Predicted 3D model of a 76-nucleotide RNA (transfer RNA) from a Pyrinomonadaceae bacterium. It matches the Rfam family "tRNA". The family's RNA type in Rfam is transfer RNA. The RNAcentral record of the sequence draws on ENA and MGnify. The same sequence occurs in records of 2 taxa.

[in-house]
C1' cells in the first nucleotide's frame, strides 16, 4: 500500500427485503421471606462508531473518516 469484516444498552449480541431499536447478563424498585438467596412483575439505560448525501421516511443504501481484526504482498 490494497482486499475484505467488524463498530448496536454497562456486557455479550440480534435486528441490512429502508416505515425508524430488541434479548440474555448486569442495574433499580415492588412483591415474596423471620432475614436472605433463587425464582416472579415492573422500570431506567441507546446521538445504532463519526460526517455527508440520497430518500416523504435511514442502524438497513452510497462517498469519505477513524478505530478493531483477517488476508495479499506486487501487479494495477
Nucleotide at each position: 500500500g490494497g482486499a475484505c469484516c467488524u463498530g448496536u444498552a454497562g456486557c455479550u449480541c440480534a435486528g441490512u427485503g429502508g416505515g425508524a431499536a430488541g434479548a440474555g447478563c448486569g442495574c433499580g424498585a415492588c412483591a415474596c421471606u423471620g432475614c436472605g438467596a433463587a425464582g416472579g412483575u415492573c422500570g431506567a439505560g441507546g446521538u445504532c462508531a463519526u460526517g455527508c448525501g440520497u430518500u416523504c421516511g435511514a442502524a438497513u443504501c452510497g462517498c469519505g473518516u477513524c478505530a478493531g481484526g483477517u488476508c495479499c504482498u506486487c501487479c494495477a
Description:
The coordinates come from a structure-prediction model, not an experiment, and the mean pLDDT is 81.